This is a predicted structure of an 82-nucleotide RNA (c-di-GMP-I-GGC riboswitch aptamer) from Aquibacillus kalidii.

């Protein structure tokens, strides 16, 4: 340095269930595994969402959740090319 394999040490966990936080999206924690080679970390930009405000409707303001929905940014295991 290249690449991610029906392989692999180790690793994370969707749904859903309890229970908790939150007005809600959705988060914590236990269980549970559908799937992950960055499913690690970070809301930059794009999207999707929720509550508001505002508005006949839409668009449209700022807050707010998602990084398991993209991309781009940083870090790192195994294994593998050179």
């Nucleotide at each position: 340095u290249u690449u991610g394999a029906u392989a692999a040490a180790g690793g994370c966990a969707a749904a859903c269930u309890a229970u908790u936080c939150g007005u809600a999206a959705g988060g914590g924690u236990a269980g549970g595994a559908c799937g992950c080679a960055a499913a690690g970390c970070a809301a930059a930009g794009g999207g999707u969402c929720u509550a508001a405000g505002a508005g006949a409707c839409a668009a449209c303001u700022g807050a707010g959740a998602u990084c398991g929905c993209c991309u781009g940014g940083c870090u790192a295991c195994c294994a593998u090319u050179c």

It was read from a public genome assembly, where an Rfam model found it.